[in-house]
């Protein structure tokens, strides 16, 4: 990097450094000097893998996550009909594989 499978309307932030960006992409709409990205420390959520257990489960390990539904919509399909529902796609995370 590619392939397969699973999940997504819930949940969970403080401090120090840092300095203007960030929310995948496009269009919106937002967040940001009352301090963005990023790094570190500590904390938390969750329960995919691991571990433990007879089991609902638990959490000392490996990831992940801690604004807004995956922030909303966006190439396609089905149904519906007044702009909606579902699926798919895309993207994210995990597990397995090439």
């Nucleotide at each position: 990097u590619c392939c397969u499978c699973a999940u997504g309307a819930a949940g969970a932030g403080a401090g120090a450094g840092g300095g203007a960006g960030g929310g995948a992409c496009u269009g919106g709409c937002c967040c940001g000097a009352u301090g963005a990205a990023c790094u570190c420390u500590c904390g938390g959520c969750a329960a995919c893998c691991g571990g433990c257990g007879g089991a609902u489960g638990c959490u000392u390990g490996g990831u992940g996550c801690c604004a807004a539904g995956u922030c909303c919509a966006g190439a396609g399909a089905a149904c519906g009909u007044u702009u909606g529902u579902u699926c798919a796609a895309a993207g994210a995370u995990g597990a397995g594989g090439a």